This is a predicted complex of two RNAs, RNase P RNA and transfer RNA, with 422 nucleotides together. Rfam match: Bacterial RNase P class A. It is annotated as a ribozyme.

This record gives sequence, structure tokens and C1' cells, in this order.
RNA sequence: UGAGUCGGCUGUGCGGUUGCGGGGCGCGGGGCGAAAGCCUUACGCGUCACGAGGAAAGUCCGGGCUUCGCAAAGCAGGGUGCUUGCUAACGGCAAGUGAAGGCGACUUUAAGGAAAGUGCAACAGAAAAUAACCGCCGCAAGGUAAGGAUGAAAAGGCGAGGUAAGAGCUCACCGACUUUGCAGUGAUGCAAGGUGCCGUGUAAACCCCACCCGAAGCAAGGUAGAAGCGUGCAAAGGGGCUUUGACCUGCACGCUUGAUCGAAUCGCCGCUCGAACGCGCGGGCGACCGUGCGUCUAGAUAGAUAACCGCACCAGACAGAACCCGGCUUACAGGCCGACUCAAACG
RNA sequence: GCGGGAAUGGCUCAGUGGUAGAGCGUUGCCUUGCCAAGGCAAAUGUCGCGAGUUCGAAUCUCGUUUCCCGCUCCA
Repeated sequence: UGAGUCGGCUGUGCGGUUGCGGGGCGCGGGGCGAAAGCCUUACGCGUCACGAGGAAAGUCCGGGCUUCGCAAAGCAGGGUGCUUGCUAACGGCAAGUGAAGGCGACUUUAAGGAAAGUGCAACAGAAAAUAACCGCCGCAAGGUAAGGAUGAAAAGGCGAGGUAAGAGCUCACCGACUUUGCAGUGAUGCAAGGUGCCGUGUAAACCCCACCCGAAGCAAGGUAGAAGCGUGCAAAGGGGCUUUGACCUGCACGCUUGAUCGAAUCGCCGCUCGAACGCGCGGGCGACCGUGCGUCUAGAUAGAUAACCGCACCAGACAGAACCCGGCUUACAGGCCGACUCAAACG
Repeated sequence: GCGGGAAUGGCUCAGUGGUAGAGCGUUGCCUUGCCAAGGCAAAUGUCGCGAGUUCGAAUCUCGUUUCCCGCUCCA
């Protein structure tokens, strides 16, 4: 200099004017009260700071929270699948192992079991799991698995010996399985030895093994207010799929109507302080953990976070919270930083 | 917001590992003086899209796009 690999951060900024959302403070109005004072979800005005994301998205996993009255066991069903860790938990993440790809940095990997059983293997091919047919040898009985144009897959591969012909029948090398030793928490690796190798593939086919999972979801659920009708059952019925235990109960199911002026999924609570964020220190290869200090950072319910102007690299992508959080996946213009590899040239 | 389902010729659907089909429709020919009906024949598909598993995928798995359906509480 060229070509590449991996990781992290950011993702319009500044100023002005006018607005919107919830909140704090002040003033005014209204209500309650004897007053002090309190309330103000029919409120108004002023002022102060705050007000979408890295994915807020898809809703693919996991957890919190809530209800099903509680507990234990279990069937069915579903999920996960190399090892060790991390975590509230996970199908996530980290560090490793094996395999595959790349010269390399590095990347990918649903990676248990086919010797429990069942199923499937189209076409082609002699044959798709039975060693049958052709062939070879042999007088024959019989032996044989070398060869037989296929196929994704054909009974370990290749060479030598051997034989009537052949064959792990024997031997060397490679592969497979296995034993022992060593290293490692382990997956596994290395070394030495043994077994001639009793059988193909497919489990993102059924299935087996190990482990995990009760169900539903904020339209959960709670609460102020406020009616009826029908059916079922009392020898009971109902209360999470079954069973058991113990417990509760005049209720269970269906329909209509109503629900704050009307309409509308919030009349109000749940609702945002949380496995939270930032900085520092300590432990750990790392995911992460511990600890000190500091910060408060949307909470709507027809749904706010906007519009216009000016300046700036004159281009600004993907995209908008709706109970919350940890991940994954998908979309994305541009900019910045760090680590590393290969090639060539020069020193 | 939450939960569930579907996508196959122009239309309606079948096919759930092994050559993608049926009915209606379309086109051509025959029949008729002409049309309809009828008969014969033909064409029509990235199985929504992209990856993976498998020898092989419409079918199994993952991702993605579009469409459809259902869902408040209390008395």
C1' cells in the first nucleotide's frame, strides 16, 4: 500500500417562536367545615424542570406480577439434547470439546441413542438388509463374496501373500470399535495394546433415554356504583385434566339489560423505583458477581412527545412506548474507535 | 394489546416425504345454416417468499410476508 476478519460506540446537532402530555410549586374559582384547615376526576391562569428506541417491531423463548382456594402424585401433551459454568429463568450467554469450511485472522454447527422395537428407502440396479441371482471354482455334492455399467447409500479401504476359485483367511498401512495408562471438573485428547470388524442410511419418521414444564394472561385482576329471566341440583352440585388428602360453598351454567352527557377496550386502582441506570474499586480467561458513591429517567386511554424558521459535512436510514424486565430474531442511510490476519514492497 | 388459524393452475379445493391433481373456467377442432348443449384434444403452477434437515420437501424445522378469526369486568 492492497485485500480481508472480529468487536464496541453512535444513529442528526444548536438557537428561536408557537403548541401538546403527565407532574411539582404559586395564584384564582368551586366544594366541605363553626374555624383552623382539607379536597378539587366539571376547573382556569402563571411558572419550573421532564417527555420514545436500538430495535419501542415480530410476539419466537424465559421470568416477575395477577387470578384459577391449597398441597402431593400422575396420565396425556409439549419442549430441550456435546461439556463445564453464568443467571430469577431460558431454547439465551460465556469458556471449551468434536466435526465441517478458510492460506490465515476467523466462521458455522437441533452435536444423545440405528446393538430395544416399528416404519420408510421412489427411479435405477442382480441385490436396498435377505446374502438370493449372474459369474468364478468344482465330475458332482457343494464352495465363494473377487467381478457384475446402478445408486444418496452395496457388508471396512488399498497393496502383498494365500487359494481349486475366493474371502481379514494371514500380514503392513489407513479407518472403526475397545482395554489400560497419563492429562483434564468434564466433553475429550495423547500414548501403548487388543478385536479381523455380526452387519447401510434415516430419529427437523414413530420411538427409546436423560432433564424441564399446572393453566391462563393487564381485555390478568381489584374496586365505588348498580337489575332481571331461564336451566341444573340438594341421595347432591360446584370449586385447575385425573386421582388422593384436607378444605370451602346455596351455588353453578346460559341469556338479556346496564355501566358516570353521548360514543369509546380505563370511572378509579393495577401503572411504573426497577433482577434500574451511571461512575469507581475488588474477584473471575469470560458470561457474570460483590461493594461504595451518585441519579430519578414517558405513563397516555381516541391515545402527548409536534409544527415553522435560521445555522451547521446541506444527505440524514429503519422506525413510535401501552403491565414490567432478561434474551433471540428481523429492519436500518451515515459516522467514529479498537484488536487481528494474509500478500507485496522497503528497511 | 393478547390468543389462534390459513396461503397449491384464472376460481373453489384434494394431496402430510418418492413423476403435483380434480371440478368449474380458458383455447382449438368436430357437430349446426348460426348459437347453445354435447364430443375430442390442449395449455395453464418458483405449491406466498428465504434458508436448513434428508439421497429426495407442497409435506418436516427455523425465519419472513400477506390475509382471516376470536377475546373486558361486575351485578

The prediction has a mean pLDDT of 76.